Small-subunit ribosomal RNA from Chitinophaga sp., 1410 nucleotides, folded computationally.
The RNAcentral record of the sequence draws on ENA.
RNA sequence: AGGCCAAGACAUAAAGGGGGGGGGGGUGGGGGGGGGUGGGGCCAACCACCCCCCCCUCCCUUCGGGGGGGGGGAGGCAUAGCCCAGAGAAAUUUGGAUUAAUACCUCAUAGGAAUGUAGUCUCGCAUGAGACAGCAUUUAAAGAUUUAUCACUUGAAGAUGGGCGUGCGUCUGAUUAGGUAGUUGGUGAGGUAACGGCUCACCAAGCCGACGAUCAGUAACUGGCGUGAGAGCGCGACCAGUCACACGGGCACUGAGACACGGGCCCGACUCCUACGGGAGGCAGCAGUAAGGAAUAUUGGUCAAUGGACGCAAGUCUGAACCAGCCAUGCCGCGUGGAGGAUGAAGGCCCUCUGGGUUGUAAACUUCUUUUAUCUGGGACGAAACACUUCCUUUCUAGGGAGCUUGACGGUACCAGAGGAAUAAGCACCGGCUAACUCCGUGCCAGCAGCCGCGGUAAUACGGAGGGUGCAAGCGUUAUCCGGAUUCACUGGGUUUAAAGGGUGCGUAGGCGGACUUGUAAGUCCGUGGUGAAAUCUCCGGGCUUAACCCGGAAACUGCCAUGGAUACUAUAAGUCUUGAAUGUUGUGGAGGUUAGCGGAAUAGUUCAUGUAGCGGUGAAAUGCUUAGAUAUGACCUAGAACACCAAUUGCGAAGGCAGCUGGCUACACAAAUAUUGACGCUGAGGCACGAAAGCGUGGGGAUCAAACAGGAUUAGAUACCCUGGUAGUCCACGCCCUAAACGAUGAUUACUCGACAUUUGCGAUACACAGCAAGUGUCUGAGCGAAAGCAUUAAGUAAUCCACCUGGGAAGUACGACCGCAAGGUUGAAACUCAAAGGAAUUGACGGGGGUCCGCACAAGCGGUGGAGCAUGUGGUUUAAUUCGAUGAUACGCGAGGAACCUUACCUGGGCUAGAAUGCAAUUUGACCGUGGGUGAAAGCUCAUUUUGUAGCAAUACACAGAUUGUAAGGUGCUGCAUGGCUGUCGUCAGCUCGUGCCGUGAGGUGUUGGGUUAAGUCCCGCAACGAGCGCAACCCCUAUCACUAGUUGCCAGCACGUAAUGGUGGGAACUCUAGUGAAACUGCCGUCGUAAGACGCGAGGAAGGAGGGGAUGAUGUCAAGUCAUCAUGGCCUUUAUGCCCAGGGCUACACACGUGCUACAAUGGUAGAGACAAAGGGCUGCUACCUGGUAACAGGCUGCUAAUCUCAAAAACUCUAUCUCAGUUCGGAUUGAGGUCUGCAACUCGACCUCAUGAAGCUGGAAUCGCUAGUAAUCGUAUAUCAGCAAUGAUACGGUGAAUACGUUCCCGGACCUUGUACACACCGCCCGUCAAGCCAUGAAAGCCGGGGGGACCUGAAGUCGGUAACCGCAAGGAGCCGCCUAGGGUAAAACCGGUAAUUGGGGCUAA
Repeated sequence: AGGCCAAGACAUAAAGGGGGGGGGGGUGGGGGGGGGUGGGGCCAACCACCCCCCCCUCCCUUCGGGGGGGGGGAGGCAUAGCCCAGAGAAAUUUGGAUUAAUACCUCAUAGGAAUGUAGUCUCGCAUGAGACAGCAUUUAAAGAUUUAUCACUUGAAGAUGGGCGUGCGUCUGAUUAGGUAGUUGGUGAGGUAACGGCUCACCAAGCCGACGAUCAGUAACUGGCGUGAGAGCGCGACCAGUCACACGGGCACUGAGACACGGGCCCGACUCCUACGGGAGGCAGCAGUAAGGAAUAUUGGUCAAUGGACGCAAGUCUGAACCAGCCAUGCCGCGUGGAGGAUGAAGGCCCUCUGGGUUGUAAACUUCUUUUAUCUGGGACGAAACACUUCCUUUCUAGGGAGCUUGACGGUACCAGAGGAAUAAGCACCGGCUAACUCCGUGCCAGCAGCCGCGGUAAUACGGAGGGUGCAAGCGUUAUCCGGAUUCACUGGGUUUAAAGGGUGCGUAGGCGGACUUGUAAGUCCGUGGUGAAAUCUCCGGGCUUAACCCGGAAACUGCCAUGGAUACUAUAAGUCUUGAAUGUUGUGGAGGUUAGCGGAAUAGUUCAUGUAGCGGUGAAAUGCUUAGAUAUGACCUAGAACACCAAUUGCGAAGGCAGCUGGCUACACAAAUAUUGACGCUGAGGCACGAAAGCGUGGGGAUCAAACAGGAUUAGAUACCCUGGUAGUCCACGCCCUAAACGAUGAUUACUCGACAUUUGCGAUACACAGCAAGUGUCUGAGCGAAAGCAUUAAGUAAUCCACCUGGGAAGUACGACCGCAAGGUUGAAACUCAAAGGAAUUGACGGGGGUCCGCACAAGCGGUGGAGCAUGUGGUUUAAUUCGAUGAUACGCGAGGAACCUUACCUGGGCUAGAAUGCAAUUUGACCGUGGGUGAAAGCUCAUUUUGUAGCAAUACACAGAUUGUAAGGUGCUGCAUGGCUGUCGUCAGCUCGUGCCGUGAGGUGUUGGGUUAAGUCCCGCAACGAGCGCAACCCCUAUCACUAGUUGCCAGCACGUAAUGGUGGGAACUCUAGUGAAACUGCCGUCGUAAGACGCGAGGAAGGAGGGGAUGAUGUCAAGUCAUCAUGGCCUUUAUGCCCAGGGCUACACACGUGCUACAAUGGUAGAGACAAAGGGCUGCUACCUGGUAACAGGCUGCUAAUCUCAAAAACUCUAUCUCAGUUCGGAUUGAGGUCUGCAACUCGACCUCAUGAAGCUGGAAUCGCUAGUAAUCGUAUAUCAGCAAUGAUACGGUGAAUACGUUCCCGGACCUUGUACACACCGCCCGUCAAGCCAUGAAAGCCGGGGGGACCUGAAGUCGGUAACCGCAAGGAGCCGCCUAGGGUAAAACCGGUAAUUGGGGCUAA
């Protein structure tokens, strides 16, 4: 540490008991309500632009009656005008007097009128309608006159015009889902021309709504117009029909008709007049003005025609109308000339530039015509009438004929004449779409652009020009609508992967639905009748010279209503059926669900035991655990979670999902044989239920695992991947959440349509067999489908029904609103703005820290270097007057340069030249040029003098040559290698790259070329929808290794001979070496093993050589806009007393530094000295030089050979032998420096090489890193040559001498080849691309608030006015004034909701640059 734990005190839980209360379920009885159905009966209600029905209708038409009882007409009362007197600024108004009417009143008369009342008949489904006749009550009138007539009154009917009702149709939003109190209906009354909640009183509680009420937004509707093949879509100018409105509202009056555009009253806003007291007004009539705006006309003429009002008429009025004016606004017609004319003119433009092309028969020129315009002259139709005169017919009314009169437009249209091509063409475009091309300018600028896109020095794309194309008195732009767009798809689309199937089921409404019979006839089909205004559209005909335009006729108006018929289908009513569906019976199946119990392994832990130093973990470690005893092993025990093997392309479930064993409860599917019901079915908007994981709430539980978190590692960092721990959570119960790549990315149901195989369960059967049957689960494949990939009886095929969903990408599944949720969040779900794409499937490449196979000094194994030192050389950098230019990863850097003192040389400084330094041609001129000399100068140059041709010809002269001058072609190492040719590097001496025909695929493309082997090789063999072929590979060519033959000098010398001190020196030889020509030889040919073959292997044989003997030349299609305009060539641009040319001097050789390539070293496998051997391949006459002499030497002076297998450079060196040095900054190493020389060269200062003497630096084997090489190679040793006067050569290119080590092997690094796979890459991984931050711009959400708008409800007030009431005042009376009341426009108060604008701040989003 831990364990056990007393007394006492405090605290309360589980469990149990008692009492009380509450909830749920079941059952019995009673009561109430709803729904359905059968039979019988009653009532209500209903349509059309036709007909009928409810109403009104001035004027008009038709048919009646009447107009005073004494026939110039019953009676009465007023008032305006006028006059007089006032008020007022005015508008206007007051008082008095007087007067008339077709104004007003009273009386009379009146019915087929109105009202009331009782009755008969007819009709209709009915509310009702009509007819007949009776009684009672009430109501009329106006005159004028030319005596023709026109008015007046009362009826009936028609016509015209209206009122009212009603079915159907009539925009968007559900991010508007509930609305409504006179609201819906009834009874009664009032009111109206008339029905009616139209209004009122009372009663009832209805009415509208997912087939979209209400609300919000927007909008006059229609015939028609535009477009379109149509269906549609968009629109509603002019013309026509209807409605509404007349400064904003309200109201009534008058009237047949109005709640009245040019009438009235009131309220409000505005403007005007005013004497401040009060008044006036309403162009959305025609002109006109202002404002607004992208934009829209004259303050015209006339009533001549048509039409309207009044009138008997004459006539008056008429901004209706007819005309004229303005505007290319539209439609239509006409013209701006026609014919001939080539020198293809001039000019312009272009080019390959002495020339050609084009503008272009275009012009000029010749000739013809005269529309239009101009001028002159003539000159209409539209005019018919009314009225008036006259004639005829006629009872009245009226009709007809003749005459006369009337024109704004207008002296216009039209006609004739005159002269003269005279008077008349523009706009857009020319890269593709899309008809039409060149030059110049510009240089990602200026600019263009409908989309794609154009412009960065050769722009058909910008600007200009020339030319061309299109349309034309217009052309182009902009805006809008339709079309194309089958891109909202009715005609006529889709949903595996492109956008799109709801996560799944149950089920309401709705939609759809098996077989047969009968009825009905709503849909459907046929006929008929009516209607569908005119205009418009279409067709035919006609009138303006034509057309537009107008007129006539036809057709059409695809519709609606009524009616007659048909009855297949749908519907509906009735009946029947069994195959769809369901139920019953017997079985079978399964990880289907739920609940309870049980089990073993593992894990972790407690205790005990054994046992001792580590365990654990990782790529490697550490954190961690452990001597207080871990890990390991054993035993007993505890806990929670999950169920190894079986186990599978298995099974079950609607989906999510479901796995140890057993039981209970429960759901389902299938099979077999039958029985029952009789369409009871399918789908399913809303709705309801279920719904992995994570998450949330409450309470348990907690072994493992494990977000967060901690520590250790890794790393530049590592908030990760790895390790050690570890909390929510993972588990249970109850309640939420409701989303997933909830996927088969494929909704449900039904039917039909080739096959093969596997598998699960059942049936059949004696069955471990199988031809069978059914239901599942899978693989492959055919037709068909599909953009393809693919799907293919488990469809993505062929069809049907119903539901869900999609309509370019982003913004965004976001914002706002609403609903749901404890929260997290879910469901529903936009727009502004922005882009020209986003996306699918497949193809070819490229790429991969993808896979497979293979190769290469690629690694490995070795040898030697570089990187350290000094020097040489090249480059960078720096410097400079200039340090000329280029090359710059591999593939630049001892590269161009195979040789910079001058020259080269291109650079710099300075001095000169300007047809120029060189060459050609032409012309002119000289006879020279060269050479020599002089002056000046740094030289070039300038200048002077001197000398002086050839050939032919007598000569003139010609030719050649040379010089000079002139003209013409100059010249440029100036720019662009990204305008080019040629040449070259590199991948790579890698094995690849392609084509024809065929076949496959819609196509890009594929196949062949892939596969199995083999090879160095796409080399060859086999197979194969491929068969062949080409460029590459290999071979053919050269050198080399062996042999033979031929030839034998300058090379060679075996044998013979001569000779020398010696030497092929000589005669000779032709054997050998060698030289240089021709041949032979090597092919896996032979043998063996393996293999089908190709081929591979063997210490094989033979052979000089063995599997390509070694080496070289030879470099496919292409890649790197690789390199080169400074080798050369060349387009374009630039330059021309200079960027050209000549000359002198300087520079390219600079020097704090960095890098590349080399040389020499650091030493004893060595240095030094002496002696002695052995090559190959080259060079040589402006040359190489033997030999001799001089000099220490470089070298010099002589003399000689060689135009070379002859002479010479020339000594090969490493090597061998001898001697010495003895491990040291040295007898290593040789830089640097001093002095003196030699040689080349006009000239060695900048800036040469070499020689001699002296000097004697760094350096003792080289960090990281890195290079070459596989055999006569590396290493090492010398030799020669090109360039070149000489040489900075240690470089380059050749040559031979000596002469190794190692390769197990292909894991890794680099590069490459083939096949395959993934890809969002194609400028191809050095690709593409994500997010934050910073800056600018844009639109938008939220936001304390602020401002505005429309609508509704509540309350207060309330004009005019209608209606209602009313005693006083006026009137004889009717009635009026006044007053009161209800309603109400407007105004006000307070509150709430909605919509919009704006706002400090704030949130995300989009776009922009390298």
Its mean pLDDT, the model's own confidence on a scale to 100, is 80.